[in-house]
Context: one part of a larger RNA
């Protein structure tokens, strides 16, 4: 010096990305216990007190009684530095974000806010069901039958879920238009075109002709989308109001420097001597927003941010000791 431990004056997070690590708390009995709440919880909240053994008495138990052990309770005195004497054995509180919850996950760097979930919604399917496996037979779904099965999205609960069907998709209609087909090669990159030479079909021409496409509707808890520029009120500012242009429609409720805010350490307040952090507001939302769910929310969390109490060698600033190494000598 390294590893693992033990102790430490005064201070007590000044350490550090961060209280990481360590310290502290700790069993049982009694008292006592806030906001909030889905009335179950929160809660072991918090906080406070007791604790050994002996003897006496009381109660229970066994016993017919006497009596005795065990267990519990009360009081008194007794011993030790120390009585839950070792081992074992919650630190607590406040506030915010996310996820309702218990659960699941990257065997071997990720346990989470990701997945799942009960609940909600939409779509398909009438049974030889839709769906799935298979060339097929079959099988499954299901010895089920729309309160069933399959698919997709959301994710307890509370209050809610606005406008848009122009595009894409799905779905319905049928008046009209359109009408042979597969493969290979070359140029080309034109949103599937042109040219050449063939195959199958076709005697030639005309007529008829399904689906699809064109076309007309519906549908957003389908994929998605949800404007711009000017002017205006008797200080100023602002603009309830007005005008113009565009759109399928111009973002409603709620929320907002947010897990979303570039400018930005926005501005104000709280907290600190000092706070790019945190919380509460404001709204100027570069670029929130309603089941790609919006906003709240008790309880839960080896989740994430911040604060306080306790505690400490994390630190100021290091020291001593123990054991084992490293190292030196033999």
């Nucleotide at each position: 010096c390294c590893a693992u431990g033990u102790c430490g004056a005064a201070g007590g997070a000044a350490c550090u990305u961060g209280g990481c690590a360590a310290a502290a708390u700790g069993a049982c009995c009694c008292c006592g216990u806030a906001a909030c709440u889905u009335c179950g919880g929160g809660a072991g909240a918090a906080g406070g007190g007791g604790c050994g053994a002996u003897c006496u008495c009381c109660u229970a138990u066994c016993u017919u009684u006497u009596g005795a052990u065990u267990a519990g309770g009360a009081a008194a005195g007794c011993g030790g530095c120390a009585c839950a004497u070792a081992c074992c054995a919650g630190g607590g509180g406040g506030u915010a974000g996310c996820u309702a919850c218990u659960g699941u996950u990257u065997a071997u760097u990720a346990a989470a806010a990701a997945c799942a979930c009960a609940g909600g919604a939409c779509u398909c399917u009438g049974c030889u069901a839709u769906g799935u496996c298979g060339u097929a037979a079959c099988a499954u779904g299901a010895u089920g039958u729309a309160u069933a099965g399959a698919g997709u999205c959301u994710g307890a609960c509370a209050c809610c879920u606005g406008c848009u069907c122009g595009g894409u998709g799905c779905u319905g209609g049928a008046a009209g238009g359109u009408u042979g087909u597969a493969a290979g090669g070359a140029g080309a990159a034109g949103u599937g075109u042109u040219a050449u030479a063939a195959g199958c079909u076709u005697u030639g021409a005309a007529u008829g002709g399904a689906a699809g496409c064109c076309u007309c509707g519906g549908u957003a808890a389908a994929c998605g989308g949800c404007g711009a520029c000017a002017g205006u009120a008797a200080c100023u500012c602002u603009a309830a109001c007005u005008g113009u242009c565009c759109u399928a429609a111009g973002g409603u409720a709620g929320u907002g420097a947010a897990a979303u805010u570039c400018c930005u350490u926005g501005u104000u307040g709280c907290a600190u001597a000092a706070g790019u952090a945190g919380c509460a507001a404001c709204c100027u939302g570069c670029a929130c927003g309603a089941a790609u769910g919006g906003u709240g929310u008790a309880a839960c969390g080896a989740c994430u941010g911040c604060c306080c109490c306790g505690c400490u060698g994390u630190c100021u600033c290091u020291g001593a000791c123990a054991u084992g190494g490293a190292c030196c000598c033999g």
Large-subunit ribosomal RNA, domain IV from Datisca glomerata, 330 nucleotides, folded computationally. The RNAcentral record of the full RNA draws on SILVA. The coordinates come from a structure-prediction model, not an experiment, and the mean pLDDT is 81. Taxonomically the source falls in Datisca (Eukaryota, Spermatophyta, Pentapetalae, Cucurbitales).